[in-house]
RNA sequence: CUGUAAACACGGCAAACCCGUCGAGAGACGGGGACGCAAAGCCAGGGAUCUUCCGGUAGCUCUCAGCUUCCGAAGACCGCCCGGUUGCCAGG
Numbered sequence: 001c002u003g004u005a006a007a008c009a010c011g012g013c014a015a016a017c018c019c020g021u022c023g024a025g026a027g028a029c030g031g032g033g034a035c036g037c038a039a040a041g042c043c044a045g046g047g048a049u050c051u052u053c054c055g056g057u058a059g060c061u062c063u064c065a066g067c068u069u070c071c072g073a074a075g076a077c078c079g080c081c082c083g084g085u086u087g088c089c090a091g092g
Base pairs, nucleotide, nucleotide: 001091002090003089012037013036017032018031019030020029021028022027035079041085042084043083045082046081047080049076050075051074052073054072055071056070058068059067060066061065
């Protein structure tokens, strides 16, 4: 400097599910557990998706209120994709 293809792992991470705690929720954290991972390390910058203790919007049910659509706002998620950044390993 490179990361196209393949390989290596003393080791590393840990999906679903279960238990506990927190949160309105998406979800987070800890323990157990392994489907997978070569950045499944870190950063919500762009897109996607998800949430509603909030505001507006249009409609439905039948007027108590509830449900749904779309927009905004505030959040969640990087184990959905892109981007940024650091590293292991390999090659030069």
A computed fold for a 92-nucleotide RNA from a Chloroflexota bacterium, annotated as c-di-GMP-I riboswitch aptamer. Lineage of the source: Bacteria > Bacillati > Chloroflexota. The coordinates come from a structure-prediction model, not an experiment, and the mean pLDDT is 79.